The part of an RNA shown here (large-subunit ribosomal RNA, domain IV) has 329 nucleotides and comes from a bioreactor sludge metagenome. Its mean pLDDT, the model's own confidence on a scale to 100, is 86. It matches the Rfam family "Bacterial large subunit ribosomal RNA".
Context: one part of a larger RNA
RNA sequence: CCGUAGUCAAGGAACUCGGCAAAUUAACCCCGUAACUUCGGGAUAAGGGGUGUCCAGAUUAUAUCUGGAUCGCAGAGAAAUGGGCCAAGCGACUGUUUAACAAAAACACAUGUCUAUGCAAAGCCUUUAAGGCGAAGUAUAUGGACUGACACCUGCCCGGUGCUGGAAGGUUAAGAGGAGAGGUUAGCGUAAGCGAAGCUUUGAAUCGAAGCCCCAGUAAACGGCGGCCGUAACUAUAACGGUCCUAAGGUAGCGAAAUUCCUUGUCGGGUAAGUUCCGACCUGCACGAAUGGUGUAACGAUUUGGUCACUGUCUCAACCACGGGCUCG
Numbered sequence: 001c002c003g004u005a006g007u008c009a010a011g012g013a014a015c016u017c018g019g020c021a022a023a024u025u026a027a028c029c030c031c032g033u034a035a036c037u038u039c040g041g042g043a044u045a046a047g048g049g050g051u052g053u054c055c056a057g058a059u060u061a062u063a064u065c066u067g068g069a070u071c072g073c074a075g076a077g078a079a080a081u082g083g084g085c086c087a088a089g090c091g092a093c094u095g096u097u098u099a100a101c102a103a104a105a106a107c108a109c110a111u112g113u114c115u116a117u118g119c120a121a122a123g124c125c126u127u128u129a130a131g132g133c134g135a136a137g138u139a140u141a142u143g144g145a146c147u148g149a150c151a152c153c154u155g156c157c158c159g160g161u162g163c164u165g166g167a168a169g170g171u172u173a174a175g176a177g178g179a180g181a182g183g184u185u186a187g188c189g190u191a192a193g194c195g196a197a198g199c200u201u202u203g204a205a206u207c208g209a210a211g212c213c214c215c216a217g218u219a220a221a222c223g224g225c226g227g228c229c230g231u232a233a234c235u236a237u238a239a240c241g242g243u244c245c246u247a248a249g250g251u252a253g254c255g256a257a258a259u260u261c262c263u264u265g266u267c268g269g270g271u272a273a274g275u276u277c278c279g280a281c282c283u284g285c286a287c288g289a290a291u292g293g294u295g296u297a298a299c300g301a302u303u304u305g306g307u308c309a310c311u312g313u314c315u316c317a318a319c320c321a322c323g324g325g326c327u328c329g
Base pairs, nucleotide, nucleotide: 001324002323003322004321006319007318010315011314014313019310027051028050029049030048031047036041038149052070053069054068055067056066057065058064059063071075083308084307085306086305087304088303089302090300091299095107096106112146113145114144115143116142117141123133124132125131150295151294152293153292155225156224157223160222161221162218163217164216165215166214169213170212171211175207176206180202181201182200183199184198187194188193226244227243228242229241230240253287254284265281266280267279268278269277
């Protein structure tokens, strides 16, 4: 010097990104226990007191109570054995996860909604077969998607994309069809040439399904939810008016937020001092309603801020035990 334990004057977070680490607390009995709440909880809330041994008495007699006495620095005499409180975010909860850098606000979840499926079900596995799962089930069932307890709610838009339904018209494949054209040559012709049948190479009109175009519906389907100008008897602002565009112009609620760039916004609280935190405001760069919105008791090895207790985290270091390093042998 390193590691692992232990003690510490005075102070007590001044340390640090941050109380990380350590310390405090702890068992049992008695008293006592707030906000809030889904009335179950919160709760071991918080905060106090007691605890050895002996004698006597009482009793509901494996123990408890009352009174007295007595020993120690110390009586849950060792070990083991919750620190507490306040406020906010997120996720309701128990649970699950990156075996070996992430345990979480991620996943799941009960709940809600939409959608498919009438049974030889849909969906899935399989060389599209046989067969199997679904299911020895039958729409209060099974599959798929989203949401994510509970409470209050879930606004407007079907123009685009998707899905469902429709069938009048347009377009349209294979196929059907076979007008016509070319090659070959029996024959005809003096020749140029014409040219039947057959074979062969092609081939127009016409008929021709779904789909697409088209017409409707559908947003807890994918998604979307404006701009400019003027106006009130101080000023400011604009309930109001005008105009352009759109499928429709963001409703309720929330809002510098896990979302706010400017920004350490402004005001208030807490501190002597607060880029964090809490409460408001609304100018929302770029919240917003099952890609759910806003709340919420309980819960959390979750995240953030504060506070009491406590401490070698620190002021600022010291001592001690064991092991190692190092030196000598």